[in-house]
Transfer RNA from an uncultured Bacteroidales bacterium, 72 nucleotides, folded computationally. Rfam family: tRNA. Rfam classes the family as a transfer RNA. Rfam describes the family as follows. Transfer RNA (tRNA) molecules are approximately 80 nucleotides in length. It was read from a public genome assembly.
RNA sequence: GGGAGAUUCGUCUAACGGUUAGGACACAGGAUUCUCAUUCCUGCAAUAGGAGUUCGAUUCUCCUAUCUCCUA
Repeated sequence: GGGAGAUUCGUCUAACGGUUAGGACACAGGAUUCUCAUUCCUGCAAUAGGAGUUCGAUUCUCCUAUCUCCUA
C1' cells in the first nucleotide's frame, strides 16, 4: 500500500428497518438482619463522529476516526 472485520450504559452482551434500545455484573436508595454478607424491590446510565436512502435507521449505503486480523 491492498483486503476483511469490529465500535451500543462504568464493564460484558442482545436487538426481522417499526422495541419505552433488553439482560447480566457493577453502582445508588430501600426492605430483611443486632451488624456484615446473602436474598428481594426500585433507580441510574448507552447506539464512535458526519452525511445519505427511507414514512421510519442500532440495523442499509458512503466518508472520517480508533482498534483487530489477513496479505504484499